Parts: sequence; structure tokens; C1' cells
RNA sequence: GUAAAUAUAGUUUAAUAAAAACAUUAGGUUGUGAAUCUAAUAAUAGAAAUUCAAAAUUUCUUAUUUACC
Repeated sequence: GUAAAUAUAGUUUAAUAAAAACAUUAGGUUGUGAAUCUAAUAAUAGAAAUUCAAAAUUUCUUAUUUACC
């Protein structure tokens, strides 16, 4: 340089609805911790287009990975 794939909460995975587990924070329980219970916080890589409606479709950009050269 050419081609292809991937990008969603702090992490790992779902989704016809943006959900779940772990983690974090607060509270209950306990003589103190751990464990357990309850609640809260937190995300669609960025931009545009199509559509009544886009995490999903199209285009461009960014980052990562793979193959070829």
C1' cells in the first nucleotide's frame, strides 16, 4: 500500500425493549470483617444520510486485529 473483520456501563456478554452478571458507591444485617439482602450510579467509537422510527441499513473518519504485498 491492498483486502477483510471488530468497536455497546469500569470489565464480560445480550437486545424487536437499551437488559443481565461481576465491579464501584450507599444502606440493612454482624461485636468487627467476609459472605448475604436492598437501592443507586454508569454505555451503543465519532460525524452525516435514509426512514414515521436506527445499537442494527448506507457513506466518511478514528482506533485495534488478521491476511497478502